Bacterial RNase P class A from a Hyphomicrobiaceae bacterium, 407 nucleotides, folded computationally. It was read from a public genome assembly, where an Rfam model found it. Its Rfam family is "Bacterial RNase P class A". By type it is a ribozyme. Its mean pLDDT, the model's own confidence on a scale to 100, is 75.
[in-house]
């Protein structure tokens, strides 16, 4: 020096001159209203100081929560959705932090949809004997008989040899495949095989060490019901909806509209009433948005759906003090937590922070130099907030790991 990794930061500045939103102030003029005649206040117009003014993602809308209304609510299941080693933090959370398996890298590190396959169903295409309870294309080893060659023999008949025919062992060696009944290497077999043994592996049982997931470490047992759940399912734990265009208020206006359909009303009978006749509590029933069951509430000419038509589309709030920013100090490996101090940091509503002038800063290129020319990233809040994920010119800072090289 180069090359990699992981963290964290910046990402234009500074003046001038002119123009923007909020807010808190000071002055002038007007106009109401009070009034003890000093003035106090409300609006409206002018003028003129302070302050303070977009993001690290505002962006996606992908999780969680505050908050606001709403459906009637409790409580239990069901079904539908989510998460998915292990502790730990956090209002939660699928998000952080730490560790543990498991896969990648030579390291620093990355990455992980990581609980169950012996509850049960799918599914493992093509090749290839065979992909789930096995099987045998090639091969290799034994019998056997007979055909072919040879040899001995007068012949019968006998051996030996290649090939083949039939019949029995085999799952080592080779082939296919992503994956073939553990691997490796010894003995032993007719050849072979965990069929023995050694050593990994994998079962199982203890014991050590962790909170734990787990790692070690001994005995034991020849011994393996493959793989796949980012398939279905099974087991744990979670889980109301909608959502600031939520909701509250003034003001204005209209038609308290209308039509179809499902749904359920009965007993009884305190009181009114001349009288028909109206009716309170009760009982029972019906309605009450995923469903089913109980308990409690509310309604009961209501409820519910489905079409047509009207009226409003204006202002005020909700709206900026917060699971808040920063500092420091204790706890902690670490997210965090705790405590002291200190500061207020947009609030707009067809949508504010722009525009110009000069001068420096980064990159880049061109010249021998003065110096010239070009670039300066991705990108706008809109209810707030923790988080994930994406985009992103250059540019700084700091530890690690490898490679050279020098002392």
């Nucleotide at each position: 020096u180069c090359a990699g990794u992981u963290g964290g930061c910046c990402g234009g500045a500074u003046g001038g001159c002119c123009g923007c939103u909020g807010u808190c102030g000071g002055g002038g003029c007007a106009a109401g209203g009070c009034u003890u005649u000093g003035g106090c206040u409300u609006u409206g117009u002018u003028u003129u100081g302070g302050c303070a003014g977009a993001g690290g993602a505002a962006a996606g809308u992908c999780c969680g929560g505050g908050c606001u209304c709403c459906a009637u609510g409790g409580a239990a299941g069901c079904a539908a959705g989510g998460u998915g080693c292990c502790g730990g933090a956090u209002a939660a959370c699928g998000c952080c932090c730490g560790g543990c398996g498991g896969g990648g890298g030579u390291g620093a590190c990355c990455c992980u949809a990581g609980g169950g396959a012996a509850a049960g169903u799918g599914c493992c295409a093509c090749a290839g004997a065979a992909a789930g309870c096995a099987a045998a294309c090639c091969g290799c080893c034994c019998c056997g008989g007979a055909c072919a060659g040879u040899c001995g023999g007068u012949a019968a008949c006998g051996g030996c040899u290649u090939g083949g025919c039939g019949g029995g062992g085999u799952a080592a060696g080779g082939g296919u495949g992503a994956a073939a009944g553990g691997g490796u290497g010894c003995g032993g077999u007719a050849a072979g095989a965990g069929c023995g043994c050694a050593c990994c592996g994998c079962g199982u049982u203890g014991c050590u060490g962790g909170c734990a997931a787990c790692a070690g470490c001994a005995a034991u047992g020849g011994c393996a019901g493959g793989g796949u759940a980012a398939a279905c399912c099974c087991c744990a734990c979670c889980u109301g909806g909608a959502g600031c265009a939520a909701g509250a208020c003034c003001a204005a206006a209209u038609a308290g509209g209308a039509a179809u359909g499902u749904u359920a009303u009965g007993c009884c009978g305190c009181g009114c009433g001349c009288a028909a006749g109206c009716a309170a509590a009760g009982c029972a029933g019906g309605u009450g948005c995923g469903u089913u069951u109980u308990c409690a509430c509310a309604c009961c000419a209501g409820a519910c759906a489905u079409u047509c038509g009207g009226g409003u589309u204006g202002g005020u709030u909700g709206c900026a003090c917060g699971a808040g920013g920063c500092a420091c100090g204790c706890g902690g490996c670490a997210a965090c937590g705790c405590g002291u101090g200190u500061c207020c940091c947009a609030g707009a509503u067809g949508a504010a922070u722009g525009g110009u002038c000069a001068u420096c800063g980064c990159g880049g290129g061109g010249g021998c130099a003065a110096c010239c020319c070009c670039g300066u990233a991705c990108a706008g809040a809109a209810c707030c907030c923790g988080g994930c994920u994406u985009a992103c010119a250059g540019g700084c800072c700091a530890a690690c790991u490898g490679a050279c090289a020098u002392g």